The RNA shown here (transfer RNA) has 73 nucleotides and comes from a Candidatus Helarchaeota archaeon.
RNAcentral holds the sequence, with entries from ENA.
NCBI's taxonomy places the organism under Archaea, Promethearchaeati, Candidatus Helarchaeota.
[in-house]
RNA sequence: GCCUCCGUAGCUCAGCUGGUAGAGCGACAGACUUGUAAUCUGUUGGUCGCGUGUUCAAGUCACGCCGGGGGCU
Numbered sequence: 001g002c003c004u005c006c007g008u009a010g011c012u013c014a015g016c017u018g019g020u021a022g023a024g025c026g027a028c029a030g031a032c033u034u035g036u037a038a039u040c041u042g043u044u045g046g047u048c049g050c051g052u053g054u055u056c057a058a059g060u061c062a063c064g065c066c067g068g069g070g071g072c073u
Stems, first nucleotide, its partner, number of pairs: 001072007010025004019056001026044006049065005
């Protein structure tokens, strides 16, 4: 340099054929307990890596850039 995959909540990851962004864990509060843990209930969660374009509508499609993994030379 070229090819390919990935980037979504604090962490691990879903998100179908473009149509209201989700789960688990975590954190916080409450219940229970003499107290802690466990358990149960509630709450908290996001410029979807950055930008431009296409579209009535983009996490999803196109292009450029940035970062990471793998491969080739």